[in-house]
Molecule: RNase P RNA; transfer RNA
Organism: uncultured Gaiella sp.
RNA sequence: CAGGCCGGGUGACCGCGAGCCUCACGGCUCGAGGAAAGUCCGGACACCGCAGGGCAGAGCGCUGGGGAAAUCCCAGACGGCGAAAGCCGAUGGACAGUGGCACAGAAAGGAGACCGCCGGCGGUUACGCCGGUAAGGGUGAAACGGUGGGGUAAGAGCCCACCAGCUCCGUGGCGACACGGUGGCUAGCCAAACCCCGUUCGGUGCAAGGCGAAGCAGAUCCCGUCGACGCGGCCCGCAGAGGGAUCGGGUACGCCGCUCGAGCUGCCGGGCAACCGUCAGCCUAGAGAGAUGGUCACCCAAGACAGAAUCCGGCUUACAGGCCUGCU
RNA sequence: UGGGGCGUGGCCAAGUGGUAAGGCAACGGGUUUUGGUCCCGUGAUCCCAGGUUCGAAUCCUGGCGCCCCAGCCA
Repeated sequence: CAGGCCGGGUGACCGCGAGCCUCACGGCUCGAGGAAAGUCCGGACACCGCAGGGCAGAGCGCUGGGGAAAUCCCAGACGGCGAAAGCCGAUGGACAGUGGCACAGAAAGGAGACCGCCGGCGGUUACGCCGGUAAGGGUGAAACGGUGGGGUAAGAGCCCACCAGCUCCGUGGCGACACGGUGGCUAGCCAAACCCCGUUCGGUGCAAGGCGAAGCAGAUCCCGUCGACGCGGCCCGCAGAGGGAUCGGGUACGCCGCUCGAGCUGCCGGGCAACCGUCAGCCUAGAGAGAUGGUCACCCAAGACAGAAUCCGGCUUACAGGCCUGCU
Repeated sequence: UGGGGCGUGGCCAAGUGGUAAGGCAACGGGUUUUGGUCCCGUGAUCCCAGGUUCGAAUCCUGGCGCCCCAGCCA
């Protein structure tokens, strides 16, 4: 530096929740996490008739693979950091278009000349005017390829060598890309600015939704067969007769959904890996004011973050102390 | 449990890439015999951390805190 794991254990007694057995007393079995958290992504499931078309809008963005899918994972490419092991990266496009680059500075993008350098003219000098130049100075986060040489009045890809970048070709690779050659001499930065390209997306969420029971009292306004509501930003299409708001009244009870599932463990096989497959074994919370606790003994002593609420796959965040493996 | 919104001095609040306005309050000074009024001045980790950018209160990501809404019948 990277990866993985534990995160109190055993025993006794008294308690709590669920299931099963029992007429009953009671007995047996099981009973929070790696994050159960944040609710940041993606699904399953349920309802909206179908989940339809177009526009708008939103998310994502190197390549290949995995996966039900994903702002997920693995491997690789490129860039950056580090002495190294290694770590980090929202990493498509800035010759499609629009826009921005404050202050400073001459000039912030096909622009420009403040100081300087050089030439000409004027002038005794100081200096002034005209022209050339962009090497040097200065400003700035950034100044129109960089370094060196030739060349020149001074200079300049004006010419040459090397380097960076671009076009094209060849080789290797599935690919991102790498390496080599060629050509012309150069194209600033920002897309976590609008945008373009590619790709994905119907909405609402277990207070979804279904069954049963109890009780009460309606009033006012609005929309609607010229199609409301469903339907959410609009249009089309579908379907179809009631729908919505405010105030008031009643009730806040029972059952289902509810936990066996993209499930867990182990061997073997394939694969660099993520992961996939065969076989064998296992059942592991399910409440509805909401169950995991307390005391004692031993381990020298005693503990971190934190408590399931429809379920699952990820990400992120919190975490005392300790263990193992590999590498620098 | 699910959904939505907000965070800028002590309080209220503008600013949506280029020096953080303004009002009330507080403190200091001036004016006044004193107090008030009035005038001048002072004070900001823009909730926190990281990133994009030359530059971030503003854009993006993660976290923290606070607030609001949502049962059924009829």